A computed fold for a 597-nucleotide part of an RNA from an Ignavibacteriales bacterium, annotated as large-subunit ribosomal RNA, domain I. The sequence was found in a public genome assembly. Rfam family: Bacterial large subunit ribosomal RNA. Its family is annotated with ribosome and structural constituent of ribosome in the Gene Ontology. The prediction has a mean pLDDT of 82.
Context: one part of a larger RNA
RNA sequence: GGCAUAUGGUGGAUGCCUUGGUACGAGAAGUCGACGAAGGACGUGGAUACCUGCGAUAAGCUACGGCGAGGCGGAAAACAGCCUAUGAACCGUAGAUUUCCGAAUGGGGCAACCCGAUCGUGGUAAUGCGCGAUCAUACGCGCCUGAAUAUAUAGGGCGCGAUAGGACAACCCGGAGAACUGAAACAUCUAAGUACCCGGUGGAAAAGAAAGCAACAGCGAUUUCCCUAGUAGCGGCGAGCGAACGGGAAUUAGUCUAAACCGUUUAACGCGUUAAAGGCGGCAACCCUUGCGUUGACGGGGUCGCGGGACAAGCUGCGAGUCGUUUGCCGACGGCUCAAGGAGUAAGAAAUCAAAUCGUUAGUCGAAUCCUCUGGAAAGUGGAGCCGCAGAAGGUGAUAGCCCUGUAGGCGAAAACGAGUUGACUCCUUAGUUUGUUCCCAAGUACCGCGGAGCACGUGGAAUUCCGUGGGAAUCCGGGAGAACCAUCUCCUAAGACUAAAUACUCUCUCGUAACCGAUAGUGAACCAGUACCGUGAGGGAAAGGUGAAAAGCACCCUUAUUAAGGGAGUGAAAAAGUACCUGAAACCAUAUGCUU
Numbered sequence: 001g002g003c004a005u006a007u008g009g010u011g012g013a014u015g016c017c018u019u020g021g022u023a024c025g026a027g028a029a030g031u032c033g034a035c036g037a038a039g040g041a042c043g044u045g046g047a048u049a050c051c052u053g054c055g056a057u058a059a060g061c062u063a064c065g066g067c068g069a070g071g072c073g074g075a076a077a078a079c080a081g082c083c084u085a086u087g088a089a090c091c092g093u094a095g096a097u098u099u100c101c102g103a104a105u106g107g108g109g110c111a112a113c114c115c116g117a118u119c120g121u122g123g124u125a126a127u128g129c130g131c132g133a134u135c136a137u138a139c140g141c142g143c144c145u146g147a148a149u150a151u152a153u154a155g156g157g158c159g160c161g162a163u164a165g166g167a168c169a170a171c172c173c174g175g176a177g178a179a180c181u182g183a184a185a186c187a188u189c190u191a192a193g194u195a196c197c198c199g200g201u202g203g204a205a206a207a208g209a210a211a212g213c214a215a216c217a218g219c220g221a222u223u224u225c226c227c228u229a230g231u232a233g234c235g236g237c238g239a240g241c242g243a244a245c246g247g248g249a250a251u252u253a254g255u256c257u258a259a260a261c262c263g264u265u266u267a268a269c270g271c272g273u274u275a276a277a278g279g280c281g282g283c284a285a286c287c288c289u290u291g292c293g294u295u296g297a298c299g300g301g302g303u304c305g306c307g308g309g310a311c312a313a314g315c316u317g318c319g320a321g322u323c324g325u326u327u328g329c330c331g332a333c334g335g336c337u338c339a340a341g342g343a344g345u346a347a348g349a350a351a352u353c354a355a356a357u358c359g360u361u362a363g364u365c366g367a368a369u370c371c372u373c374u375g376g377a378a379a380g381u382g383g384a385g386c387c388g389c390a391g392a393a394g395g396u397g398a399u400a401g402c403c404c405u406g407u408a409g410g411c412g413a414a415a416a417c418g419a420g421u422u423g424a425c426u427c428c429u430u431a432g433u434u435u436g437u438u439c440c441c442a443a444g445u446a447c448c449g450c451g452g453a454g455c456a457c458g459u460g461g462a463a464u465u466c467c468g469u470g471g472g473a474a475u476c477c478g479g480g481a482g483a484a485c486c487a488u489c490u491c492c493u494a495a496g497a498c499u500a501a502a503u504a505c506u507c508u509c510u511c512g513u514a515a516c517c518g519a520u521a522g523u524g525a526a527c528c529a530g531u532a533c534c535g536u537g538a539g540g541g542a543a544a545g546g547u548g549a550a551a552a553g554c555a556c557c558c559u560u561a562u563u564a565a566g567g568g569a570g571u572g573a574a575a576a577a578g579u580a581c582c583u584g585a586a587a588c589c590a591u592a593u594g595c596u597u
Base pairs, nucleotide, nucleotide: 001596002595003594004593005592006591007590008589009588015582016546017545020517021516022514023513024512025511026510027509028508029506030505031167032166039101040100041099042055043054044053046079050074051073061095062094063093064092065091066090070083071082072081106115107114108113116135117134118133119132120131121130122129137164138163139161140160141159142158143157144156145155171202172200173199174198175197182189186236212219213218223250224249225248226247227246233241234240254498255497256496257442261300262299263298265297266296267295268294269293270292271291278287279286280331281330282329283328284327285326305476307441308440309439310438311436312435313434314433315432316431319338320337321336322335323334324333325332340429341428342427343426344425352424353423354422355421357419358418359417360416361415363411364410365409369384370383371382373380385402386401387391393405394404395403447471448470449469450468451467452466453465478493479492480491481490482489533540534539553581556568557567558566559565
């Protein structure tokens, strides 16, 4: 030195555990913000470094409810001092306060700082000073003023506005838009309209009531799912891309404008005049800036494809009262009130209140067991019982239906919020038909040429849709579509708008589930983690859980330079559980003994 055995040390694997994660389900919620958010800085405790809470009223203030004996948040105990049956602490609802920064908004600025103005107010002999309120920009509306330039406009000023601005996980719509990659290279193509960026809305968004499909039979807005179907097709016909019709489900809901026309509602301009025209019709009287035309606003009317509507005429039908249309009578029309009928706040007009009910935000009641043995400890053993609409689960010194919290099943709200119902309330109501064919039925639109995009479809024979550019119609005897185009036939009615549900998602809350993880796993983070640390910065980004049932956390003594370490003693079931603490593998180190070189 090696090997072996034994005993230790070191080390922290393994086993067991779980406070933390992961995935999913159901329900809720789906926003917050100039009434100053999200996120922070700085403060705030008797003593307070950190976390939590809160904001100069600062671990809190007020009111109303709940609960009921202790309490003054946590790691984290002790001290001092307090509060509390006149009901504290704690929990819920509604309020008050809420420094400074931050969209940050009086001006500035190297965020949490600096410097103002106006008004009011406190203080001072006075100035300085303190306190409160207001003071950004854009937009909308109203008013005032006002250039070049006469009217005017631009511009300026004032007032009003919870109008906007910023934050926010995914979902959604729009704008803009790659490359790696695949094609076994690569250019069309693919990846992919993906990623990334920008804008915007909502709790969903988008889409949506046929200028649609279809095919000689028919359907009847949109959306989503299952099939159709990896089919028809597209495609350097390569790689790949990839429908629709139709069928079956979920859910169902339909509406409003424009135009024609009317108006003794109104504005501007033009025409016209002294009574023609006009003043609802008839007769008579009376009126005179009333009238006529154009354009605009407002109100009515009207909304469709067996075309619809307007206008004119006719027919059928149509409650009451009252007022009005210059006056009187008759008729007609309109307004108001009542009655009858209908509808309604998700579209189709729109706001609010009340009542009871249900739910959410605190809570509350809630059955039934004892003995024995082992043990440190009984929930285990043995014995004898009981409850059960409750034998889910967790805890308790080992494994508990009957010990605790609970569970099944009941009950409960002063206040706030939500839901539907009812009522109040509000709104609507004469409709239909026939004939006539005078008028209307969305224009730089449809469509066409050229250039693109998008449709499963790469320009192709390429329809349909959208954009750019140049041309450029018709009004129902009109127009579009039916995959070039034409005819027949069929379907539909563009160029305006709104619309719930079925669908997508989860930053968040509640409850629950798991052939999900169990500390190198599971979130990066079970622990004061987006921390320590790294980087100028964008950004990157850890490690780190376990004494014991209970601290009972080793009084006292000894060794010693020692508050280290150890030996006794004591606690404990155990200290070979001593805070470097459950178990305590291996590598590695040491000691002893044996063998061997």